[in-house]
RNA sequence: UUCUCAUCAAGAGAGGUGGAGGGACCGGCCCUGAGAAACCUCGGCAACCAAGCCAUGUGGCCGAUGCUGGCUAUGGUGCCAAUUCCGGCAGACCCUGAGCGGGAUCUGGAAGAUGAGAG
Numbered sequence: 001u002u003c004u005c006a007u008c009a010a011g012a013g014a015g016g017u018g019g020a021g022g023g024a025c026c027g028g029c030c031c032u033g034a035g036a037a038a039c040c041u042c043g044g045c046a047a048c049c050a051a052g053c054c055a056u057g058u059g060g061c062c063g064a065u066g067c068u069g070g071c072u073a074u075g076g077u078g079c080c081a082a083u084u085c086c087g088g089c090a091g092a093c094c095c096u097g098a099g100c101g102g103g104a105u106c107u108g109g110a111a112g113a114u115g116a117g118a119g
Stems, first nucleotide, its partner, number of pairs: 001119008013042005021031003025088004043080003048076003051072005084111001089108004094103003
């Protein structure tokens, strides 16, 4: 850096350093000197991968492996304002408006994030 698959409505913050930004992008709307980003320490959430354990089913003479589900939270990541903060493209349907248009709801997509795998 590219591709594939899975998930994205739940959950979880204190202290120190630091000084003006941050919420990917664009628009909106928010957070922020009652201290942003970043870094450090400690804590926590979760359970994607590994590990250990348990159970069901399959297979089988039995077992191991494998599949599925569960438990633990030991290791590798991740995460700890707001649904991925909301929308951005398309469709359905409704409201509003003389019309251009504006708005609500739902579904799908795009983009993004995280994990696992492959190049």
This is a predicted structure of a 119-nucleotide RNA (SAM riboswitch aptamer (S box leader)) from a Chloroflexota bacterium. Its Rfam family is "SAM riboswitch aptamer (S box leader)". Rfam describes the family as follows. The SAM riboswitch is found upstream of a number of genes which code for proteins involved in methionine or cysteine biosynthesis in Gram-positive bacteria. Rfam links the family to the GO term regulation of gene expression. The organism belongs to Chloroflexota, within Bacteria.